[in-house]
RNA sequence: GUGACUCUGGAGAAUCCCGGAUCGGGUGCCGAAGGUGCAACGCGCGUCCUGCGCGAAUCUCUCAGGCAAAAGGACAGAGGACA
Numbered sequence: 001g002u003g004a005c006u007c008u009g010g011a012g013a014a015u016c017c018c019g020g021a022u023c024g025g026g027u028g029c030c031g032a033a034g035g036u037g038c039a040a041c042g043c044g045c046g047u048c049c050u051g052c053g054c055g056a057a058u059c060u061c062u063c064a065g066g067c068a069a070a071a072g073g074a075c076a077g078a079g080g081a082c083a
Stems, first nucleotide, its partner, number of pairs: 002083002005079005014027001016026004028067003034063001035061001037059001041055005
């Protein structure tokens, strides 16, 4: 230094509608678990061709997840005995 762990902070969006109802169906919406996609940039290759390949996000899509509270939560700070 990285990861995990503990503590603290931590947003957004219907406590929606229907039914034969602890379950099922429908519509609208959110992006900050995870996941998808990519570039007039970078790197590499190349027959040097407006070629090919690789690479990002809080962007994008909304698959998953979520839309009172709870839980979760990217990210940030702190901690120390773990790998």